[in-house]
């Protein structure tokens, strides 16, 4: 420098934000509360999104050894700084484009 091969899934969590529920405010009805309706995430939350560089597990590969037609069983698999812009879902987002550009 080429070629061939290869990481998926779930369930959590740092973080998100406003679809839904809740909360709060404010009109309306009213004898009071309930109801409705509207606005608010610089509302803690609940539903919801959710990490290649976070965590568990479970599959798949490769390696090594055991067994040995085969299937299988045991270990065992490193490293990892990272804009801006843009794009989905209601909307954000450490999702997505991305182990991207770059940088060492």
């Nucleotide at each position: 420098a080429a070629a061939u091969g290869g990481c998926u899934c779930u369930u959590c969590u740092a973080g998100g934000g406003u679809u839904c529920c809740g909360c709060u405010c404010u009109u309306u009805c009213u004898u009071u509360g309930a109801g409705a309706a509207g606005a608010g995430g610089a509302c803690u939350g609940g539903u919801c999104c959710g990490a290649g560089a976070g965590a568990a597990g479970a599959c798949a590969c490769g390696u090594a050894g055991c067994a040995g037609a085969a299937a299988g069983c045991u270990a065992u698999g490193a490293c990892a700084c990272g804009g801006a812009g843009g794009g989905a879902c209601a909307a954000a987002a450490g999702c997505c484009c991305g182990g991207g550009a770059g940088a060492u």
Molecule: Guanidine-I riboswitch aptamer
Organism: Halobacillus sp. A1